[in-house]
Predicted 3D model of a 71-nucleotide RNA (transfer RNA) from Gammaproteobacteria bacterium AqS3.
C1' cells in the first nucleotide's frame, strides 16, 4: 500500500429500522450481633464526521482504533 473483519457501561456481551437492555462490577437502602450470601432501588454507554430515512447502534461513504490476510 490493498483486502476482510470487529468498535455498545468499568469488564463481559445483547438488541426485526421503531423507548439502548442482561450479567458481574459499582452507588444506597434492607436483612445480619457483625461480614458474606441474599433481596430492593440508584448512576452509568452505541469510535467520529457526512449521508440515505418519517425514523440509524443497525444501511451507506470517509476517517480512527482493534484482529486477521495478500504483496
Nucleotide at each position: 500500500g490493498c483486502c476482510c473483519u470487529u468498535g455498545u457501561a468499568g469488564c463481559a456481551c445483547a438488541a426485526u429500522g421503531g423507548c439502548a437492555g442482561u450479567g458481574c462490577a459499582g452507588u444506597u437502602g434492607c436483612c445480619u450481633u457483625g461480614u458474606a450470601a441474599g433481596c430492593a432501588u440508584c448512576a452509568g454507554a452505541u469510535c467520529g464526521c457526512g449521508g440515505u430515512u418519517c425514523g440509524a447502534a443497525u444501511c451507506c461513504g470517509c476517517g480512527c482504533g482493534g484482529g486477521g490476510g495478500c504483496a
The coordinates come from a structure-prediction model, not an experiment, and the mean pLDDT is 82. Rfam family: tRNA.